[in-house]
RNA sequence: ACUUAUUCUCAGGGCGGGGUGAAAGUCCCCACCGGCGGUAUUCCAACAGAAAUUGGAGAGCCCGCGAGCGCUCCCGAAGGAUUCGGGAGGUCAAGCAGAUCCGGUGAAAGGCCGGAGCCGACGGUGAUAGUCCGGAUGGAAGAGGAUAAGG
Numbered sequence: 001a002c003u004u005a006u007u008c009u010c011a012g013g014g015c016g017g018g019g020u021g022a023a024a025g026u027c028c029c030c031a032c033c034g035g036c037g038g039u040a041u042u043c044c045a046a047c048a049g050a051a052a053u054u055g056g057a058g059a060g061c062c063c064g065c066g067a068g069c070g071c072u073c074c075c076g077a078a079g080g081a082u083u084c085g086g087g088a089g090g091u092c093a094a095g096c097a098g099a100u101c102c103g104g105u106g107a108a109a110g111g112c113c114g115g116a117g118c119c120g121a122c123g124g125u126g127a128u129a130g131u132c133c134g135g136a137u138g139g140a141a142g143a144g145g146a147u148a149a150g151g
Stems, first nucleotide, its partner, number of pairs: 002150009016030004031131002033120002035065004042057005060118002068096002070092001071089008100116005122134003
């Protein structure tokens, strides 16, 4: 260093200004934000320099994942169908699960540079919410560490 097991820690950002209005962080104009893994023509370091190597950083809209809703099952309460609350299931997974083009460079761009666009669970609300409040002091993709065993 690797594999397996146990365990611990960590693991999401954002409404500022103006307009309308009885009322808007919800509408309109201008703003602001971007989870995790992969991919890499870029950058940094180890190293005085190049190459190689190793390590680090590098995509919201390329591939995949997570949370949420839904679905199924269970429990409780109310009840006319059914509704409300709680719990379990990722071997239910596609039913909702989003969104990118143009120009440039180049051998090659979905990733770089420039430009213009686009997207964002559910419930709540004096008015329609990516940004407010709530489930959530939750859960989790995963990241890092510790211990033990293995060859």

The prediction has a mean pLDDT of 76. FMN riboswitch aptamer (RFN element) from Desulfatibacillum alkenivorans DSM 16219, 151 nucleotides, folded computationally. The model forms 100% of the base pairs in the Rfam consensus. Its Rfam family is "FMN riboswitch aptamer (RFN element)". From the family's description: The RFN element is a highly conserved domain that is found frequently in the 5'-untranslated regions of prokaryotic mRNAs that encode for flavin mononucleotide (FMN) biosynthesis and transport proteins. This element is a metabolite-dependent riboswitch that directly binds FMN in the absence of proteins. In Bacillus subtilis, the riboswitch most likely controls gene expression by causing premature transcription termination within the 5' untranslated region of the ribDEAHT operon and precluding access to the ribosome-binding site of ypaA mRNA.The FMN riboswitch structure, reported in present an FMN-bound six-stem junction, adopts a butterfly-like scaffold, stapled together by opposingly directed but nearly identically folded peripheral domains. Lineage of the source: Bacteria > Thermodesulfobacteriota > Desulfobacteria > Desulfatibacillum > Desulfatibacillum alkenivorans.